[in-house]
C1' cells in the first nucleotide's frame, strides 16, 4: 500500500431566543408562577427465548403436553455467553454446527436405473452349437531292406578280351521303424490346430461402463480363466486392548470383522418446565332491587385454569330484569443499575472499594428559529412494568489487534 478477519465506541456537536413532560425548593392559589435540575435506542423494533414482580394459593403427586440435546464452565435463569472436543469451509486470520440413539419398534429413498435389506441391464471369461477364414494333411496300385554270389539280356565299330548297365534266382544278415516306384488330382470330402462372427443353453464374475443423493468401503498392487478383501500395502468405519485428558474425545498396537441412508421423520433415551398476565393486581370514589325464576350442591358446590388422584370446605350456574362507574390513586423506576479502581479467571465472568441518580407519559412529552463547527451533510428509526440475551433494519466516521499478497529497506 492493497485484499481481509475478529473486537470496542460514536449516532450530529455548540450557543441564543421561544414553547413542552417529569422531579425539587420557594411564591400564590381558580387555572397557576419563579428557579434550579433531568427527559427515547443500538437497535426503543421482532414478540422469538428467560427471568424479576402480581395474582391464582392452601398441597401435593401421576399422566398429556412442551422444550433443550457433544463435554466443562458461566449466569437469577436460558434455546443465551465462554473455552474446548468432532464434523465442514477457507492459503490464514477465522466463520458455521441439520453434534445423543438406526443393534427397541414403525415409516421413507421419487424418478431413472437390471436391481434401493437388495442385484445382474450391458459386459467380461469357460463350455456347447453353427457358419467362415487360415494352416496343416490327399486318393488309388505294387514292392520289404543290406552285402555276397550270380542264368540270360543289353550297350558301343566287324570280332575276342575287359568295363559298364539291368537282371531270374541263389546264400547270409537286418527289420515290421518305414522307404520307394508308377498313376490320377490339387478342390471336393474328411484329421488336427488357431482366428474371426452368431447363437442359445448351461457355468463362472461383481473388477469395468450405464442409471441415481445413494449400488457389497476407498487407491494401488498380487493373482486369475476372468474377477473378487481372496492375498498385501496404506487409508477409512467396526471391534478388542493399553496411555493421555474432569470430560466430549486423542494416540500406540493389534483383529479382515466390513450389505446402505434417513430420527429440523413418529420415535426410544437424558436433563428441564404449574397456570395466567401491567389490559397482572391494590385502593378509594359512585349507585341500587339483599329482586324474579330456574337448576345443582356435605353421597362435597366453586377453585387449585388440560385429565386422574389428591387437598380444600360454602356455594355456584343459567334466563329475565334494575342501578352506578367506564372516574381517581398506587403499581410506576433506586435497578440481577451506570461509571472507575483492585485481585481471581485464558475468557465468558466473580469479590472487594469508590462514586453517580440518568423519561414515568395516559388522546399519550423534547419542537421551531437563529449563527458556527464537522470525524458522520444526519441512514435505520420514539420509551408504555422493568432487566438479560437473541433476531431484523441501518448513512456512515474513528479506534486496536490479527491474516495474507506485493513493495522498499
Nucleotide at each position: 500500500u492493497g485484499a481481509g478477519c475478529a473486537g470496542g465506541c460514536c449516532a450530529a456537536g455548540u450557543g441564543g431566543u421561544c414553547g413542552c413532560g417529569g422531579g425539587c425548593a420557594c411564591c400564590g392559589u381558580u387555572u397557576g408562577g419563579u428557579g434550579c435540575c433531568u427527559g427515547a435506542g443500538g437497535a426503543a423494533a421482532g414478540u422469538c427465548c428467560g427471568g424479576g414482580c402480581u395474582c391464582c394459593a392452601u398441597a401435593g403427586g401421576g399422566c398429556a403436553g412442551g422444550g433443550u440435546g457433544c463435554u466443562g464452565g458461566g449466569u437469577a435463569a436460558c434455546u443465551c455467553c465462554c473455552a474446548g472436543c468432532g464434523g465442514a469451509g477457507g492459503c490464514a486470520a477465522c466463520u458455521c454446527u441439520a453434534g445423543g440413539g438406526a443393534a427397541a419398534g414403525u415409516g421413507c429413498c421419487a424418478c431413472a436405473g437390471a436391481a434401493a435389506c437388495a442385484u445382474a441391464c450391458c459386459g467380461c471369461c469357460c463350455g456347447g452349437c453353427g457358419c467362415u477364414c487360415c494352416a496343416u494333411g490327399g486318393c488309388c496300385u505294387c514292392u520289404g531292406g543290406u552285402c555276397c554270389c550270380g542264368a540270360g539280356g543289353g550297350c558301343a565299330u566287324g570280332c575276342c578280351c575287359a568295363g559298364c548297365c539291368u537282371g531270374a534266382g541263389g546264400c547270409a544278415c537286418c527289420g515290421u521303424g518305414a522307404a520307394g516306384a508308377g498313376g490320377c488330382g490339387c478342390a471336393g470330402u474328411u484329421u488336427u490346430g488357431g482366428g474371426g462372427c452368431g447363437u442359445u443353453u448351461g457355468g463362472g464374475u461383481a473388477a469395468g461402463g450405464g442409471u441415481g443423493a445413494a449400488a457389497a468401503g476407498g487407491u494401488g498392487g498380487u493373482g486369475u480363466a476372468a474377477g473378487a478383501g481372496a492375498c498385501c500395502a496404506c487409508c477409512g468405519g467396526c471391534g478388542g486392548u493399553c496411555g493421555g485428558g474432569u470430560g466430549a474425545c486423542c494416540g500406540g498396537c493389534c483383529g479382515g470383522c466390513c450389505a446402505g441412508g434417513u430420527a429440523a421423520a413418529c420415535c426410544c433415551c437424558a436433563c428441564c418446565c404449574g397456570g395466567a398476565g401491567c389490559a397482572a393486581g391494590a385502593c378509594c370514589a359512585a349507585a341500587u332491587a339483599g329482586g324474579a325464576g330456574g337448576g345443582u350442591u356435605a353421597u362435597g358446590a366453586c377453585g387449585c385454569u388440560g385429565c386422574c388422584c389428591g387437598c380444600c370446605g360454602a356455594g355456584c350456574c343459567c334466563u329475565c330484569g334494575g342501578g352506578u362507574a367506564u372516574g381517581g390513586u398506587c403499581g410506576c423506576u433506586u435497578g440481577a443499575g451506570g461509571g472507575g479502581a483492585a485481585a481471581g479467571g485464558u475468557a465468558a465472568c466473580u469479590u472487594u472499594c469508590c462514586u453517580c441518580c440518568c423519561a414515568g407519559a395516559u388522546a399519550g412529552a423534547u419542537g421551531a428559529c437563529c449563527a458556527c463547527u464537522c470525524u458522520u451533510c444526519g441512514a435505520c428509526a420514539g420509551a408504555a412494568c422493568c432487566c438479560g440475551g437473541c433476531u431484523u433494519a441501518u448513512c456512515g466516521g474513528c479506534c486496536u489487534g490479527c491474516u495474507u499478497a506485493c513493495c522498499a529497506c